[in-house]
Small-subunit ribosomal RNA, 5' domain from an uncultured Bacteroidia bacterium, 509 nucleotides, folded computationally. It matches the Rfam family "Bacterial small subunit ribosomal RNA". The prediction has a mean pLDDT of 82. It was read from a public genome assembly.
Context: one part of a larger RNA
RNA sequence: GGAUGAACGCUAGCGGCAGGCUUAACACAUGCAAGUCGAGGGGCAGCAUGAGAGCGUAGCAAUACAUUCUUGAUGGCGACCGGCGCAAGGGUGCGUAACGCGUGAGCAACUUGCCCGCAUCAGGGGCAUAAUCGGUGGAAACGCCGUCUAACUCCCCAUAACAUACGAGGUGGCAUCACUUUGUAUUGAAAUCCUUGGAGGAUGCGGAUGGGCUCGCGUGACAUUAGGCAGUUGGCGGGGUAACGGCCCACCAAACCUACGAUGUCUAGGGGAACUGAGAGGUUAAUCCCCCACACUGGAACUGAGACACGGUCCAGACUCCUACGGGAGGCAGCAGUGAGGAAUAUUGGACAAUGGAGGGAACUCUGAUCCAGCCAUGCCGCGUGCAGGAUAAGGUCCUAUGGAUUGUAAACUGCUUUUGUACGGGAGCAAUAAGGUCCACGUGUGAAUAAGCAUCGGCUAACUCCGUGCCAGCAGCCGCGGUAAUACGGAGGAUGCGAGCGUUAUCC
Numbered sequence: 001g002g003a004u005g006a007a008c009g010c011u012a013g014c015g016g017c018a019g020g021c022u023u024a025a026c027a028c029a030u031g032c033a034a035g036u037c038g039a040g041g042g043g044c045a046g047c048a049u050g051a052g053a054g055c056g057u058a059g060c061a062a063u064a065c066a067u068u069c070u071u072g073a074u075g076g077c078g079a080c081c082g083g084c085g086c087a088a089g090g091g092u093g094c095g096u097a098a099c100g101c102g103u104g105a106g107c108a109a110c111u112u113g114c115c116c117g118c119a120u121c122a123g124g125g126g127c128a129u130a131a132u133c134g135g136u137g138g139a140a141a142c143g144c145c146g147u148c149u150a151a152c153u154c155c156c157c158a159u160a161a162c163a164u165a166c167g168a169g170g171u172g173g174c175a176u177c178a179c180u181u182u183g184u185a186u187u188g189a190a191a192u193c194c195u196u197g198g199a200g201g202a203u204g205c206g207g208a209u210g211g212g213c214u215c216g217c218g219u220g221a222c223a224u225u226a227g228g229c230a231g232u233u234g235g236c237g238g239g240g241u242a243a244c245g246g247c248c249c250a251c252c253a254a255a256c257c258u259a260c261g262a263u264g265u266c267u268a269g270g271g272g273a274a275c276u277g278a279g280a281g282g283u284u285a286a287u288c289c290c291c292c293a294c295a296c297u298g299g300a301a302c303u304g305a306g307a308c309a310c311g312g313u314c315c316a317g318a319c320u321c322c323u324a325c326g327g328g329a330g331g332c333a334g335c336a337g338u339g340a341g342g343a344a345u346a347u348u349g350g351a352c353a354a355u356g357g358a359g360g361g362a363a364c365u366c367u368g369a370u371c372c373a374g375c376c377a378u379g380c381c382g383c384g385u386g387c388a389g390g391a392u393a394a395g396g397u398c399c400u401a402u403g404g405a406u407u408g409u410a411a412a413c414u415g416c417u418u419u420u421g422u423a424c425g426g427g428a429g430c431a432a433u434a435a436g437g438u439c440c441a442c443g444u445g446u447g448a449a450u451a452a453g454c455a456u457c458g459g460c461u462a463a464c465u466c467c468g469u470g471c472c473a474g475c476a477g478c479c480g481c482g483g484u485a486a487u488a489c490g491g492a493g494g495a496u497g498c499g500a501g502c503g504u505u506a507u508c509c
Base pairs, nucleotide, nucleotide: 001509002508003507004506006505007504008503009502010501013383014382015381016380017379018378019376020375021341026339027338028337030336031335032334035084036083037082040081041080043077044076047075048074049073050071051070052069053068054067056065057064058063091294092293093292100219101218102217103216104215105214106213107212110211111210115207116206117205118204119203120202121201123157124156125155126154133146134145135144136143137142163186164185165184166183167182168181169180170179171178172177192199193198194197220266221265222264227257228256232254233253234252235251237249238248239247269291270290271289272288273284274283275282276281296317297316298315299314300313319330320329321328322327347373349372350371351370355369356367357366358365359364386416387415388414389413395407396406397405398404399403421446422445423444424443425442426440453498454497455496456495457494458479459478460477464493465492466491467490468489474481475480
């Protein structure tokens, strides 16, 4: 000098764009953050409509109005069965020195819901169960028993490619092998719904996308850590997995890693990038993007194409809450918000209008993702606080003091302008019609009006005098100032620097 997610002190007019718990992965009141489909189903708690019945009022009557009951008949729909989603999106950085990440390869050892392409198919049959209804336990959470019923729920049979086993043949390669033709045997699919026409279902092959696994190289500190290791290293055979593998198991062998740093301890999420520097390098890992890990702590599996699952389940633990003492409930490292910690970090806001996501044929519903708004000079950028003319003035300060210098064209005063401000009105864009606002390349009125500070002045380092103090009070980044003329302390006048900021502190280069 540059930089910062900064903080502190003094000061502060506006706008645009960005950023905002670096500390306690501390504890959390409250609200919201994942639902959706009636074009899968049985139904009908509630709402609306229709129909039927009863009764009342008006009317001669038809009828109208009001009210009660019945009725899934219609719109639709709480709860329930079923489907898809909830594994995404959002948060955090505890753990991890590791194939975790980066980069480059490999899988003749794998998988992939939704999506796309091609081919083929959808024939029969059956058993349940929730809701409902009845009964019953419990303070509650939540159950239990009985009867009935549906489906795109579940099960069985048929048929097929495919798969598996055995046999025969062909082609190819990269060790194990891969691909392909054919024969026999075995197993093994499906679902319908609304109706111009759509939406789905099953199997196989291929694609796309996502994932799993393996390997080369790279990726902290300490040797005041030198030996480490028994499923340890390898083999045969099995189990398990989507798949390879001591991943697991039985048996056999005795290997394997290591001064090219094993093992141990400490520290740490990694990268794209960012800061600095002429570069080499050094430092950092906030915001944004990619990957990883985690979801009160530890463990486990279930469901599923996908999880060993933040707003799922089970077990154990700590903590908090409810309780009728028998037993139960909870998990903000989602968005707001609270307490605590701290030098320190925001609103319990609006909207699904846009972009994107889930469900749905669609309308649409949901979406604290997202888009906006609020707060904060936290940063960067831009604008303003006026422009022109105007002198031997007063006051202040200083001096070599009848006089000069300086503040200083600064002010007053005269003329002008209106960025900004303020008041009123108008237009456009953001799809329309949100909240909010007024950027306008719009107009009018008003009035220089609403707007300057901070640090420094011995040298480094731009900027000097007077007074006070007297090794005191104090200053200080380094050198050093202060003991009676201090340009170094305190005040004043003046000056210098930067400017809505300026200094200080901390950290990096």